The RNA shown here (Bacterial RNase P class A) has 357 nucleotides and comes from a Lysobacterales bacterium. NCBI's taxonomy places the organism under Bacteria, Pseudomonadati, Pseudomonadota, Gammaproteobacteria, Lysobacterales. It is recorded under the gene name rnpB. It matches the Rfam family "Bacterial RNase P class A". By type it is a ribozyme.

RNA sequence: GGCGUCGGUCGAAUGGUCGCGGUGCGCUCGCCGCAUCGAGGAAAGUCCGGGCUGCACAGGGCAAGGUGCCAGAUAACGUCUGGGGGGCGAGAGCUCACGGACAGUGCAACAGAGAGCAGACCGCCAGCGGCCCGUCGCGAGACGGGUGCGGGCAAGGGUGAAACGGUGCGGCAAGAGCGCACCGCGUCGGUGGCAACGCGCGACGGCACGGCAAACCCCACCUGCAGCAAGGCCGAAUAGGGGGAAUAUGGCGCGGCCCGCGUCUUCCCCGGGUAGGCCGCUUGAGGCCGAUGGCGACAUCGGUCCCAGAGGAAUGACCAUUCACGACAGAACCCGGCUUACAGACCGACCCGGGCG
Numbered sequence: 001g002g003c004g005u006c007g008g009u010c011g012a013a014u015g016g017u018c019g020c021g022g023u024g025c026g027c028u029c030g031c032c033g034c035a036u037c038g039a040g041g042a043a044a045g046u047c048c049g050g051g052c053u054g055c056a057c058a059g060g061g062c063a064a065g066g067u068g069c070c071a072g073a074u075a076a077c078g079u080c081u082g083g084g085g086g087g088c089g090a091g092a093g094c095u096c097a098c099g100g101a102c103a104g105u106g107c108a109a110c111a112g113a114g115a116g117c118a119g120a121c122c123g124c125c126a127g128c129g130g131c132c133c134g135u136c137g138c139g140a141g142a143c144g145g146g147u148g149c150g151g152g153c154a155a156g157g158g159u160g161a162a163a164c165g166g167u168g169c170g171g172c173a174a175g176a177g178c179g180c181a182c183c184g185c186g187u188c189g190g191u192g193g194c195a196a197c198g199c200g201c202g203a204c205g206g207c208a209c210g211g212c213a214a215a216c217c218c219c220a221c222c223u224g225c226a227g228c229a230a231g232g233c234c235g236a237a238u239a240g241g242g243g244g245a246a247u248a249u250g251g252c253g254c255g256g257c258c259c260g261c262g263u264c265u266u267c268c269c270c271g272g273g274u275a276g277g278c279c280g281c282u283u284g285a286g287g288c289c290g291a292u293g294g295c296g297a298c299a300u301c302g303g304u305c306c307c308a309g310a311g312g313a314a315u316g317a318c319c320a321u322u323c324a325c326g327a328c329a330g331a332a333c334c335c336g337g338c339u340u341a342c343a344g345a346c347c348g349a350c351c352c353g354g355g356c357g
Base pairs, nucleotide, nucleotide: 001352002351004350005349006348007347008346009345010344012322013321014320015319016318017317018316020038021037022036023035024034025033026032040328044339045338047337048336049335050334051333052227053226054225055224064223065222066221067220068219069083070082071081072080073079084098085096086095087094088093099218100217104216105215106212107211121157122156123153124152125151128150129149130147131146132145133144134143135142136141165183166182167181168180169179170178184207185205186204187203188202189201190199191198192197231279232278233277234276241270242269243268244267245266246265250264251263252262253261254260286305287304288303289302290301291300292299293298323326
């Protein structure tokens, strides 16, 4: 010096006046007075996980959904920490749904000869069969040369996201794991690690067992359903319900009569629901400081603090001074995460390059 990397903190400040909500105290009880507290790092998206509440539930299985390298942390998680492996970077570091493709089914556009136990377009080859020519031979034929028609090959070219290991030597007609060495791969063993996995370790196998499971599927593990408008308590007026009593042996209805029942009037009692009120409601897996254990996530202990709690829903307006001229954004049961938005300022650790000593 770096538009390098990682982690963290803050998110205008001070004073005044007026206003709003909660709580406490006071009184002359009034929308009074005084004191005190009053948004965020994301309060957001509502994407995961848990607490709490109600309902359901013997156990097991099926279905459905989710998670998916290993070990740990945690109340729990799809989160976090540490580690392994793949990829990226010169590096600090970043990143990955990262179980199984010999259980089965399936998929692979276009191009290409061929796309799964494949294939021959260009190309290479005269060892083999055929054909042609020459020489020798009476002839059968022999030798030599030529020809890719048959045939052999899969190295090279070409297509593709992907073409049945790579390099070299040998080998061959030309070639090819055809043979060998090394690399790679697989299996078994050894060894280190709790494990994932590693190993300049050993033996064996010429060498495949190709790719895709955010395709079905298989395997392992997890999951009951709903959500604070959860849920609980109190509870009018009016109307209606249940029970009892009274009033005339009453009126009316049940086709005329009796019994019976219903109904009409008044009073008392009971219970349900509605309006409304109260609780749930904020002290909590809590914040800060320190010690101890741990690489760490985190845990334990000690000290200290109380930090919105409304219910049409408060947290605002104005003035003054100052500055770096002010971003994203507003709680509604609570907490742990993830994701997304954000003017700017600051701190720490590390990496790379240059200079000087």